About this RNA
The RNA shown here (Lysine riboswitch aptamer) has 180 nucleotides and comes from Oceanobacillus salinisoli. Its Rfam family is "Lysine riboswitch aptamer". Gene Ontology term of the family: lysine biosynthetic process. The prediction has a mean pLDDT of 75. The sequence was found by an Rfam model in a public genome assembly.
RNA sequence: CGGUGAGGUAGAGGUGCAGAUAAUAUGAGUAAUCAAUCGGAGUAUGACAUCGAUGAUGAUUGAUGAAAGGAUUAACUGCCGAAGCGCAAUGAGCGUCCAUCUUAUUGCAGCUGGGAUGUUCCCUGAAUAAGGGGCAGACUGUCAUGCUUGGAAGUUUUAGCAUGGAGAACUACUGAUCGA
Numbered sequence: 001c002g003g004u005g006a007g008g009u010a011g012a013g014g015u016g017c018a019g020a021u022a023a024u025a026u027g028a029g030u031a032a033u034c035a036a037u038c039g040g041a042g043u044a045u046g047a048c049a050u051c052g053a054u055g056a057u058g059a060u061u062g063a064u065g066a067a068a069g070g071a072u073u074a075a076c077u078g079c080c081g082a083a084g085c086g087c088a089a090u091g092a093g094c095g096u097c098c099a100u101c102u103u104a105u106u107g108c109a110g111c112u113g114g115g116a117u118g119u120u121c122c123c124u125g126a127a128u129a130a131g132g133g134g135c136a137g138a139c140u141g142u143c144a145u146g147c148u149u150g151g152a153a154g155u156u157u158u159a160g161c162a163u164g165g166a167g168a169a170c171u172a173c174u175g176a177u178c179g180a
Base pairs, nucleotide, nucleotide: 001179002178003177004176007174008173009172010171011170014080016079017078018077019076021074022073023072024071032064033063034062035061036060037059038058042051046097047096048095083112084111085110086108087107088106089105090104091103092102093101113140114139117136118135119134120133121132122131142165143164144163145162146161147160148159150157151156
């Protein structure tokens, strides 16, 4: 001086990701409870238990009257595989068991660069909300290749366009290593 980039540190993408707090609305005049009336044997997703002719499930009227989860707003915290999904294991949640579901932790370098929109499927959801998966065409960030353009110079750089890839990525510094 040139090449490669193990490791470390710090950054960028933007309606960026996640968490928890407060308030508000929704949930809902719903569930539930009480009283009266009707009615007459069952009662929750399955089984057992509990309750039930001293009247179950259910229906009508009246009175009282919630909550969870999610949403919006405000500020805060941690961050940029942030995080989410999938699979597996373990634990917790309901009177008990099973199933389903929810939730927490761990592992797997399995998938996804990111947000939004449209459509479709799923979801112990009140909901057409929220959330998750698939698909589609655009947008956006990054890198590679090609072309054009301004500057400097014979190879780089600014901007634009086109195509393509993926986050174990990309950029910068450090530092490691190789060659002369």